[in-house]
RNA sequence: GCUCCGUUCGUCUAACGGUUAGGACGACUGCCUUUCGAGUAGUAAAUACGAGUUCGAUUCUCGUACGGAGUA
Numbered sequence: 001g002c003u004c005c006g007u008u009c010g011u012c013u014a015a016c017g018g019u020u021a022g023g024a025c026g027a028c029u030g031c032c033u034u035u036c037g038a039g040u041a042g043u044a045a046a047u048a049c050g051a052g053u054u055c056g057a058u059u060c061u062c063g064u065a066c067g068g069a070g071u072a
Base pairs, nucleotide, nucleotide: 001071002070003069004068005067006066007065010025011024012023013022018055027043028042029041030040031039048064049063050062051061052060
């Protein structure tokens, strides 16, 4: 260089083209506790970036970036 695969909350992981983008751990707040921890109720937090197709895109297509595998 070429081919293929991947990229979603802080981390891990779901989501028939129509979900308020869900769950676990973590964080924060309240309750409980003399305090911490545990328990319990809640809150915030994500679709790598840019285009295209579509009534509608996390999902399909193309490009870019990054990571991985293969190949000479």
This is a predicted structure of a 72-nucleotide RNA (transfer RNA) from Flavobacterium jejuense. Lineage of the source: Bacteria > Pseudomonadati > Bacteroidota > Flavobacteriia > Flavobacterium. The prediction has a mean pLDDT of 81. Rfam family: tRNA. It is annotated as a transfer RNA.